[in-house]
RNA sequence: GCCCGGUUAGCUCAGUUGGAAGAGCACAUUCUUGGUAAGAAUGGGGUCGGCGGUUCGACUCCGCCACCGGGCUCCA
Numbered sequence: 001g002c003c004c005g006g007u008u009a010g011c012u013c014a015g016u017u018g019g020a021a022g023a024g025c026a027c028a029u030u031c032u033u034g035g036u037a038a039g040a041a042u043g044g045g046g047u048c049g050g051c052g053g054u055u056c057g058a059c060u061c062c063g064c065c066a067c068c069g070g071g072c073u074c075c076a
Base pairs, nucleotide, nucleotide: 001072002071003070004069005068006067007066010025011024012023013022019056027043028042029041030040031039049065050064051063052062053061
C1' cells in the first nucleotide's frame, strides 16, 4: 500500500429487508437477615467511533476519516 471483518450502556454482546435502541453481568435504592452472601422488586446510565450525504425519517443505506483484529504484499 491492497482486501476483509469490527466500533452500540461501566464490561460482554444483540438489534435480518430504514419508523428512532435492548439483554446478561455490573451499579444504586428498597425488601429479606442479628449482620453479610444469595434471592426478590424498582431504578439510573447511550452524541450507536467522527464528519458529511441520501431520505419525511438513518445504529441500519452511501462517501471520507480515525481506531481495533485478520489476510496479502508474487516471479525475474
Molecule: transfer RNA
Organism: candidate division WWE3 bacterium